This is a predicted structure of a 74-nucleotide RNA (transfer RNA) from a rhizosphere metagenome.
Order: sequence, then structure tokens, then C1' cells
RNA sequence: GGACUCUUAGCUCAGCUGGUUAGAGCGCCACGUUGACAUCGUGGAGGUCACAGGUUCGAGUCCCGUAGAGUCCA
Repeated sequence: GGACUCUUAGCUCAGCUGGUUAGAGCGCCACGUUGACAUCGUGGAGGUCACAGGUUCGAGUCCCGUAGAGUCCA
């Protein structure tokens, strides 16, 4: 220098062929349970879907660019 893949919650990841409120597990907070802790149960907080632009009635999803990470080639 070239090709491909990935970027969604604090962490690990889903999210179908573009469509009604963006989700799960773990973690965090509160309450219940206990003599206490753990476990368990219930509820809650937490998101500019990497950034920017475009297409569309409608974009996490499609297109272009930028940035970062990874694999391969040279």
C1' cells in the first nucleotide's frame, strides 16, 4: 500500500427481508426474604446504535466518507 470483517448499555452479545416502545445475560441501585451474609424473587437506573453525510413516508439495518480494532496479501 491492497482486500475482507467488525464498532449497539459499565462488560459479553442478539437485533430476520428497512416498519408500531432498541433488547438479553452478567454487573450496578432499591425493596422483599435472612440474626447477618450469600442465594433467590420483584422493581429500577443506565443507549447521540463509533462519528458525519445521503437515500427513504420511515434507517441499528441500505449507500458514501472519516476514525478505531482484527484477519489475510504484498
It matches the Rfam family "tRNA". About the family: Transfer RNA (tRNA) molecules are approximately 80 nucleotides in length. Rfam classes the family as a transfer RNA. Model confidence (mean pLDDT): 80 of 100. RNAcentral holds the sequence, with entries from MGnify.